Large-subunit ribosomal RNA, domain VI from a Mollicutes bacterium, 263 nucleotides, folded computationally. NCBI's taxonomy places the organism under Bacteria, Bacillati, Mycoplasmatota, Mollicutes.
Context: one part of a larger RNA
């Protein structure tokens, strides 16, 4: 921009992509068969490999400043405690979130039409013959069935619900200001390169913030006591604590604009 009034949802499925893999043990059965050696179809069931798709509950990874140790150094006046710089200074854990090496799940079953092929009745051709007329079986392969996209499918589909018939030039049509609803603009994030999608804008938990708690980290400063000291014990699972749960307007989501129908 269409999709012959504007919108909100919630849909059908033309038509198009993806998947389809395969072993190995065990039963039947050491049975058919076979002189032995040796050993099945069919059928059913476990266990795997690769490969897909989802996901962070458990196992691990990461986690650049969440918590601890800790060297030089330097700076708070000095002890103490602390900050700052050395690759995150270097070490040990690790929470969200992203992750595999990790969970979970899938390839199926089933139907239709066939292929090679194997039949049934059956003449041309008194026989015979699967084939000419008619009738069947018949594949990890085609149609479906699984799963994803999907009406610009201009062939532009349905259904539901909501809006209403205003005004001016007046002959069509054109213009204006509204409705239903959108969109700026704002707080943001299950979303993101910008856009877009999604969640909220005080009739509010949309993000910070504050309080709880979850989880990490491992026993804080200050004080006492013991020790000549280093230091250890007590208060004390302390104390701090990014991303994770609530819970509460304290802050900021003000205020307003625009756009949007008369067939």
């Nucleotide at each position: 921009c269409g999709c012959a009034g504007g919108a909100a949802a919630a849909u059908u499925g033309a038509g198009a992509g993806g998947a389809g893999c395969u072993a190995u043990u065990c039963c039947u059965a050491g049975u058919a068969c076979g002189a032995g050696a040796g050993g099945a179809u069919c059928g059913g069931a476990a266990u795997g490999g690769a490969c897909a798709u989802a996901c962070c509950u458990a196992u691990g990874g990461u986690g650049u400043a969440u918590c601890u140790g800790u060297u030089g150094u330097c700076a708070c006046g000095c002890c103490a405690g602390u900050g700052g710089c050395a690759g995150u200074g270097c070490a040990g854990a690790g929470u969200a979130g992203c992750u595999a090496c990790g969970u979970a799940u899938g390839g199926a079953a089933u139907g239709g039409a066939u292929a090679a092929c194997c039949g049934c009745u059956g003449a041309a051709a008194g026989c015979a013959u699967c084939u000419a007329a008619g009738c069947g079986g018949g594949a990890a392969g085609c149609c479906a069935a699984c799963u994803u996209c999907a009406a610009g499918a201009u062939g532009a589909g349905u259904u539901u619900u909501c809006c209403c018939a205003u005004u001016u030039u007046u002959u069509a049509a054109a213009a204006a200001g509204u409705a239903a609803g959108u969109u700026c603009c704002c707080a943001g994030a299950a979303a993101g390169a910008c856009u877009a999608u999604c969640u909220g804008g005080u009739u509010g938990a949309u993000a910070g913030g504050u309080u709880a708690g979850a989880g990490g980290u491992g026993g804080a400063a200050g004080c006492a006591u013991g020790g000549u000291g280093a230091c250890a014990u007590g208060u004390u699972g302390a104390g701090c604590u990014g991303a994770c749960u609530a819970a509460u307007a304290c802050u900021a989501a003000u205020a307003g604009a625009a756009c949007g129908a008369g067939g």